The RNA shown here (c-di-GMP-I riboswitch aptamer) has 92 nucleotides and comes from an Anaerolineales bacterium. Of the family's consensus pairs, 100% are formed in the model. Its Rfam family is "c-di-GMP-I riboswitch aptamer". Rfam 15.1 lists 5,092 matches to the family in 1,772 species. Its family is annotated with cyclic-di-GMP binding in the Gene Ontology.

RNA sequence: UACCGACAAAGGCAAACCCGGUGAAAACCGGGGACGCAAAGCCGUGGAUCUAAAGCAGUCCAAUGGACUGCCAUGACCGCCAGGCCGCCGAA
Numbered sequence: 001u002a003c004c005g006a007c008a009a010a011g012g013c014a015a016a017c018c019c020g021g022u023g024a025a026a027a028c029c030g031g032g033g034a035c036g037c038a039a040a041g042c043c044g045u046g047g048a049u050c051u052a053a054a055g056c057a058g059u060c061c062a063a064u065g066g067a068c069u070g071c072c073a074u075g076a077c078c079g080c081c082a083g084g085c086c087g088c089c090g091a092a
Stems, first nucleotide, its partner, number of pairs: 004090002012037002017032006035079001041085003045082003049076002055071007
């Protein structure tokens, strides 16, 4: 240094849920809170999944508008998987 991951040491992050906020939504941000995590650090590059504002198609109505259904990421997600980059410690 690499592989690897201890009833080791120092720490770190923070699920669900609640409060406030942003957003059409998925979700995200801040505070509280800990289910857990050896990368639960970062990157949306590949796949998967979620949402559907706008758009397209259709149906309905009290019809220059509204409601509903389907398709669709340019949106989201790294705590879904893979990949890339960086990284604490050092038992077997």